[in-house]
RNA sequence: GAAGUCGGCCAGGCAAUCGCUGGGAGAGCAAUCUCCUGGAGGAAAGUCCGGACUCCAUAGGGCGGGAUGCCAGGUAACGCCUGGGCGAUGUGAGUCGACGGAAAGUGCCACAGAAAAUACACCGCCGAUGGCCGCAAGGCACAGGUAAGGGUGAAAUGGUGCGGUAAGAGCGCACCGCGUCGCUGGCAACAGUCGACGGCACGGAAAACCCCAUCCGGAGCAAGGCCAAAUAGGGAAGCAUUGGUGCGGCCCGCACUGCUUCCGGGUAGGCUGCUUGAGCCAGACAGCGAUGUCUGGCCCAGAGGAAUGAUUGCCCACGACAGAAUCCGGCUUAUCGGCCGACUUCCUUC
Numbered sequence: 001g002a003a004g005u006c007g008g009c010c011a012g013g014c015a016a017u018c019g020c021u022g023g024g025a026g027a028g029c030a031a032u033c034u035c036c037u038g039g040a041g042g043a044a045a046g047u048c049c050g051g052a053c054u055c056c057a058u059a060g061g062g063c064g065g066g067a068u069g070c071c072a073g074g075u076a077a078c079g080c081c082u083g084g085g086c087g088a089u090g091u092g093a094g095u096c097g098a099c100g101g102a103a104a105g106u107g108c109c110a111c112a113g114a115a116a117a118u119a120c121a122c123c124g125c126c127g128a129u130g131g132c133c134g135c136a137a138g139g140c141a142c143a144g145g146u147a148a149g150g151g152u153g154a155a156a157u158g159g160u161g162c163g164g165u166a167a168g169a170g171c172g173c174a175c176c177g178c179g180u181c182g183c184u185g186g187c188a189a190c191a192g193u194c195g196a197c198g199g200c201a202c203g204g205a206a207a208a209c210c211c212c213a214u215c216c217g218g219a220g221c222a223a224g225g226c227c228a229a230a231u232a233g234g235g236a237a238g239c240a241u242u243g244g245u246g247c248g249g250c251c252c253g254c255a256c257u258g259c260u261u262c263c264g265g266g267u268a269g270g271c272u273g274c275u276u277g278a279g280c281c282a283g284a285c286a287g288c289g290a291u292g293u294c295u296g297g298c299c300c301a302g303a304g305g306a307a308u309g310a311u312u313g314c315c316c317a318c319g320a321c322a323g324a325a326u327c328c329g330g331c332u333u334a335u336c337g338g339c340c341g342a343c344u345u346c347c348u349u350c
Stems, first nucleotide, its partner, number of pairs: 001346010012315007020039008041321001045332002048330005053220004060252004065216005070084005085099001086097004100211002105209002108204002119157001122150002124146003129143002131140003158176006177200001178198005183192003224272004234263006243257004279298008
């Protein structure tokens, strides 16, 4: 100097004029007016997870169904985050993982190939022993043996070497691999230039069914609560305590005592829930870290068909993606640029 990786911060600013709205104060009979003060995001998006809160409701058990899936921590909780292990990937800083089990069972592995799981040998190799031919030497390759060589494939029944054999084959041996047990380190997952035994289970895949471990009621602020008003406390049919109802399904249990269907009529107005929070900022301490504890400071949108807009001037990094609707913790997706820190690789010079 160039190119990267990870983490954090900002998200146009200032001024003037007019306009909108929450809260507070004042004036006014009221309509309304004046002043002070606050007013969209890092993702507000997706509605994908987890909760708080409200109701069912007094709320237990089982089945079914669903979710997660290495270990240890964090958290209100999680499918999230942190650290570690194993695996994949990158030169690297790093990044990613749907990461329990294939000797419980069922199913699958196209095409090619002899053959895709106790898998019937295509080309081959041997033919010692038995067979055929030959006087014999010897030849043939029938019976039989074989899976080391070749071929096919993503994957072919452990690999390399030596011995052995008729030719071969863990057939035997050495090393590697694999399995079991032990030892050492680690809380553990796991690891090991450790040891012993075993020729050794017939591959892959469970993001196939399945098995195992852990967890899971439902609905949602249009939840729910209060007030006011209006109509027709209307009509018909069915079941009925051995019944019926009880907000995803079934059974048991529990609670209550009426319930279900159809036709017809009235109202849909106001207030509340509604923003002080598992809140934010700073510092200290503990911890590898996520995070926690303590001290101090701050109050930071609550609309109600939906509020922050318009104009002008200057500066500038020339501003993208994009607007709250009960609230929070995450994940994922979109994105113009600017700043800061740590780390990695390459080039050059000293």
The RNA shown here (Bacterial RNase P class A) has 350 nucleotides and comes from a Gammaproteobacteria bacterium. The coordinates come from a structure-prediction model, not an experiment, and the mean pLDDT is 78. Its Rfam family is "Bacterial RNase P class A". It is annotated as a ribozyme. The model forms 94% of the base pairs in the Rfam consensus.